[in-house]
């Protein structure tokens, strides 16, 4: 880099350095010299992995205890990541429903797909 799975409407900012861009891509619309992006330090948010406690079940076992696995619930931000403007800032494609207009179209909404981000796993 690629593939698989899960989540993406909630949440969480200060200081120092630097100095002109940034919000993935393109368009829109925003943020920004009243200092962006980035780096550093501190702070915070969040239970994805891992951890702890408990419930149900399966396996192990003659049975119990114990252990392992799967699943559910709760806890903890001292472990590994992640995140801290705007819904992933908005958008694309297909199907359904509703409304408007009437043969083509527009708007709202639901579901699915695609793109992207993060985590876990995998070659």
């Nucleotide at each position: 880099c690629g593939c698989u799975c899960a989540u993406c409407a909630a949440g969480a900012c200060c200081a120092g350095c630097u100095g002109a861009g940034g919000g993935a891509c393109a368009g829109g619309c925003c943020c920004u010299u009243a200092g962006a992006c980035g780096c550093u330090g501190g702070g915070g948010c969040a239970a994805c992995c891992g951890c702890c406690a408990g419930g149900c079940g399966a396996c192990u076992c003659a049975c119990c205890c114990g252990g392992u696995c799967a699943u559910c619930u709760g806890g903890a931000a001292a472990g590994g990541u992640g995140c801290c403007a705007a819904u992933u800032c908005c958008u694309u494609c297909g199907a359904g429903a509703c409304g408007g207009g009437u043969u083509u179209c527009c708007g709202u909404u639901u579901c699915g797909a695609g793109a992207g981000a993060u985590g876990a796993g995998u070659c």
The RNA shown here (SAM riboswitch aptamer (S box leader)) has 123 nucleotides and comes from a Parvularculaceae bacterium. The coordinates come from a structure-prediction model, not an experiment, and the mean pLDDT is 83. It was read from a public genome assembly, where an Rfam model found it. Its Rfam family is "SAM riboswitch aptamer (S box leader)". From the family's description: The SAM riboswitch is found upstream of a number of genes which code for proteins involved in methionine or cysteine biosynthesis in Gram-positive bacteria.